[in-house]
RNA sequence: GGGGACGUAGCUCAAUUGGGAGAGCACGUGGUUUGCAACCACGAGGUUGCCGGUUCGAUCCCGGUCGUCUCCA
Repeated sequence: GGGGACGUAGCUCAAUUGGGAGAGCACGUGGUUUGCAACCACGAGGUUGCCGGUUCGAUCCCGGUCGUCUCCA
C1' cells in the first nucleotide's frame, strides 16, 4: 500500500427481508438478614465510532472517514 471482518449501555453481546433500541453481568434504591453474600422487586444508564446521502422513516441501504483485528505484499 491492497483485500476482508468488526464498531450498539460501564463490560460481554442481541436486534432480517428499513418502522417499538434490548438481554445478561455490573451500578443505585427498597425488601429479606444481627450483618455480609445470595435471592426478590423497582430504577438509572444509549448523539447505534464520526460526517454526509437515499427514504415519510436508517443500528439496518449507499459514499467518505477514524479505530481494532486479520490476510496478502